This is a predicted structure of a 73-nucleotide RNA (transfer RNA) from Streptomyces sp. Edi2. It matches the Rfam family "tRNA". By type it is a transfer RNA. The sequence is in RNAcentral, with records from ENA. The source organism's lineage runs through Bacteria, Bacillati, Actinomycetota, Kitasatosporales and Streptomyces.
C1' cells in the first nucleotide's frame, strides 16, 4: 500500500433478499413483601461510525472518509 470483517441505545447482541429498530442486562415509576433480593407490569433511552449518491422508500444497495481487527510484500 493491498485485501477482508466489523462500527446499531449506558453495555452486549439480532435485524444486512429495501417498507418507520427487537431481545438480554443496566436505569426510572408501580404492585407484592415488615424490608430488600427475587419476581410480575408500565417507561424513558439508538433515526443504525461521518459525508454523498440509488430508490416512492435505505439499518440494509453503491461511492468517499474515519475507527476497530485480521491477512498480505
Nucleotide at each position: 500500500g493491498c485485501c477482508c470483517u466489523c462500527g446499531u441505545g449506558g453495555a452486549g447482541g439480532a435485524g444486512c433478499a429495501g417498507a418507520u429498530a427487537u431481545c438480554u442486562c443496566g436505569c426510572c415509576c408501580g404492585g407484592c413483601u415488615c424490608u430488600c433480593a427475587a419476581c410480575c407490569g408500565g417507561g424513558a433511552g439508538a433515526u443504525c461510525g461521518c459525508g454523498g449518491g440509488u430508490u416512492c422508500a435505505a439499518a440494509u444497495c453503491c461511492c468517499g472518509c474515519c475507527g476497530a481487527g485480521g491477512g498480505u510484500a